[in-house]
Predicted 3D model of a 73-nucleotide RNA (transfer RNA) from a Lachnospiraceae bacterium.
Model confidence (mean pLDDT): 83 of 100.
Taxonomically the source falls in Lachnospiraceae (Bacteria, Bacillati, Bacillota, Clostridia).

RNA sequence: CGCCCGUUCGUCUAGCGGCAAAGACACCGGACUUUCAAUCCGGAAAUGUCGGGUUCGAUUCCCGCACGGGUGA
Numbered sequence: 001c002g003c004c005c006g007u008u009c010g011u012c013u014a015g016c017g018g019c020a021a022a023g024a025c026a027c028c029g030g031a032c033u034u035u036c037a038a039u040c041c042g043g044a045a046a047u048g049u050c051g052g053g054u055u056c057g058a059u060u061c062c063c064g065c066a067c068g069g070g071u072g073a
Base pairs, nucleotide, nucleotide: 001072002071003070004069005068006067007066010025011024012023013022018056027043028042029041030040031039050064051063052062053061
C1' cells in the first nucleotide's frame, strides 16, 4: 500500500428495507427461603462508529472516514 470481514443495551450475540430494535448473562424490584444461593415473576438499559447518498421509509443497500481483525505484497 491492496483486498476481505466486523463495529447493535454493561458484556456476548440475533436481526430477508416497515424498528415502538430481540435474546442470554449481568443489574434493579418482588415471590419463595430462618438467611443466602438456586428457581419463578416483573423492570430499566442501545437514537445502531461517524459523515454523506439512494428510498415514502435505512441497523439493513451504496460511497467515504475512524477503529479492530484477517490476508497478500
The sequence was found in a public genome assembly.
Rfam family: tRNA. Rfam classes the family as a transfer RNA.